[in-house]
RNA sequence: GGUUCAUCCAGAGCGGUGGAGGGCUCGGCCCUGCGAAACCGCGGCAACCGGACACCCUUCGCCGGGGUGGACACGGUGCCAACUCCGACUCGGUGGAUC
Numbered sequence: 001g002g003u004u005c006a007u008c009c010a011g012a013g014c015g016g017u018g019g020a021g022g023g024c025u026c027g028g029c030c031c032u033g034c035g036a037a038a039c040c041g042c043g044g045c046a047a048c049c050g051g052a053c054a055c056c057c058u059u060c061g062c063c064g065g066g067g068u069g070g071a072c073a074c075g076g077u078g079c080c081a082a083c084u085c086c087g088a089c090u091c092g093g094u095g096g097a098u099c
Stems, first nucleotide, its partner, number of pairs: 013042005021031003025088004043080003048076003053069006
């Protein structure tokens, strides 16, 4: 970076700068000068990955490796309107046909 699979009806914001957009796209339907996007500061939600611990497998044993579990929230992501907002489109991959 690509592909595949699983979860996705829960949860979580305040201030500053900014000044008209935003919710991927299309169609809806919404949010928005009672201030959109973006940027900055502080904060939060969650528990996917890492990490610690315990047990099991492997071993004569240890290390290492693998599996499972509860806990933590330290690190890495993600997220903090609406059922992934709704439906589809789109994109990608594979096979075939035509040119």
SAM riboswitch aptamer (S box leader) from a Dehalococcoidia bacterium, 99 nucleotides, folded computationally. The organism belongs to Dehalococcoidia, within Bacteria. The model forms 90% of the base pairs in the Rfam consensus. It matches the Rfam family "SAM riboswitch aptamer (S box leader)". Gene Ontology term of the family: regulation of gene expression.